[in-house]
Context: one part of a larger RNA
RNA sequence: ACCACGUUAAGGAACUCGGCAAAUUAGCCCCGUAACUUAGGGAGAAGGGGUGCCUGAAUAUGUGAAGGGAUUUACUCCCGGAGCAUAAUCGGGUUGCAACAAAGAGGCCCAGGCGACUGUUUAUCAAAAACACAGCACUCUGCAAACUUCCAAAAGGAUGUAUAGGGUGUGACGCGUGACCAAUGCCGAAAGGUCAAGCUGAGGUGUGCAAGCACUAAAGCGAAGCCCCGGUGAAUGUCGGCCGUAACUAUAACGGUCCUAAGGUAGCGAAAUUCCUUGUCGGGUAAGUUCCGACCUGCACGAAUCGCGUAACGAUCUGGGCGCUGUCUCAACGUGGAGCUCG
Numbered sequence: 001a002c003c004a005c006g007u008u009a010a011g012g013a014a015c016u017c018g019g020c021a022a023a024u025u026a027g028c029c030c031c032g033u034a035a036c037u038u039a040g041g042g043a044g045a046a047g048g049g050g051u052g053c054c055u056g057a058a059u060a061u062g063u064g065a066a067g068g069g070a071u072u073u074a075c076u077c078c079c080g081g082a083g084c085a086u087a088a089u090c091g092g093g094u095u096g097c098a099a100c101a102a103a104g105a106g107g108c109c110c111a112g113g114c115g116a117c118u119g120u121u122u123a124u125c126a127a128a129a130a131c132a133c134a135g136c137a138c139u140c141u142g143c144a145a146a147c148u149u150c151c152a153a154a155a156g157g158a159u160g161u162a163u164a165g166g167g168u169g170u171g172a173c174g175c176g177u178g179a180c181c182a183a184u185g186c187c188g189a190a191a192g193g194u195c196a197a198g199c200u201g202a203g204g205u206g207u208g209c210a211a212g213c214a215c216u217a218a219a220g221c222g223a224a225g226c227c228c229c230g231g232u233g234a235a236u237g238u239c240g241g242c243c244g245u246a247a248c249u250a251u252a253a254c255g256g257u258c259c260u261a262a263g264g265u266a267g268c269g270a271a272a273u274u275c276c277u278u279g280u281c282g283g284g285u286a287a288g289u290u291c292c293g294a295c296c297u298g299c300a301c302g303a304a305u306c307g308c309g310u311a312a313c314g315a316u317c318u319g320g321g322c323g324c325u326g327u328c329u330c331a332a333c334g335u336g337g338a339g340c341u342c343g
Base pairs, nucleotide, nucleotide: 002337003336004335005334006333007332008331010329011328014327019324027051028050029049030048031047036041038172052094053093054092055091056090057089059087060086061085062084063083067079068078069077070076071074095099107322108321109320110319111318112317113316114314115313119131120130135170136169137168138167139166140165141164147156148155149154173309174308175307176306178239179238180237183236184235185232186231187230188229192227193226194225198221199220203216204215205214206213207212240258241257242256243255244254267301268298279295280294281293282292283291
C1' cells in the first nucleotide's frame, strides 16, 4: 500500500456526472399538522414534548379479609371495606455522558417529467417511462358459432349462447376526441366491361374412291377475381404554397392567386419532440449549457400509433432546500484479515 470495520479537531457537499457511499432519523405516549384532493386521502405530513428506578397523594377498575346484620341454619343472602394488583395523573427524591441507555428500529420538505394505481419483465450486466391492468371503442360470431390445433378423426371455444365468445387498438378518472374516402384496406352492390377450364361450332387442312378418320378453328354461352359504382377513420393513413394590404414603425383581422381528397380544429408547445440553441424574458445562485414560470420563430406537437389536465401511488427520472455527516479541505489513529516464514 490492499480488504472489511471503528473513531476523529475546525469546517460541513467546498467532493462528484450525480450527496455515490456513509452519517442523520428511528420504538411507544401526548400535543400539533399545510397546499391540494377523486373528500377516501395527503398524514407517521411538517414540527414539538415525555420516557429508568425509589417514594408520597388522591382517583379509577378488579379482587375482596376482619367485623356486623337477616333468616328459610346453608358450600345462604345483605352490609362492610382492610390488604393486594393494574392503569393513567400530580408531587418529591435518585444514578448515569446517556433511561425506547443493549438489540431491533422512518431522515424530511418543495417543484417538475413519465406511468393512474397493486402487479409483471430481460433465470446469469437493463425493474423502467417497457408489459399487464380495470375502463373505453371498433370488429367478427345465431351455435355442428366465429376462432385455434390437426393429414384426418377429433378436441378446445363450452357442458358457454350476443349482459356470451374470438380478434384489434387504447389504457383509472376529468374535459375532449376536429378535417379528408383521392391512395391502400374492408364492406355493399341480380347492371355493364374483362376473364380460365368447359360447352358449342361457321369454316379450313391432311388422308381416303367413298363412308369416314385425324388435326385446326371464328362467332356464341361461360364463375370468382379485377375494372366500374357506392359506403366506411377509436380502418392503414394524410392534414399546402406565393403575393399584397391599417394615418410612426411593426404586424396583418382583410384581399388576390396556384394547387389539393382535405389543407392541423381544441389543447399543448425550445417539450422524453427545438437543428440554429446556452433562443429571449422572469425566478432561484455571488456566479445556473441543467431546473421552474412565460413567450411562440412547432428545423420536425396534436387529438384512442389518443390530446390536455390530474389527487393518490413509484427501490422511476430531473432540479432545489433543511438536517446530517471523512464525500471533501486533508488526512490521522485504531481493530480484524490478507500479505511474509514454516508445515
Molecule: large-subunit ribosomal RNA, domain IV
Organism: Victivallales bacterium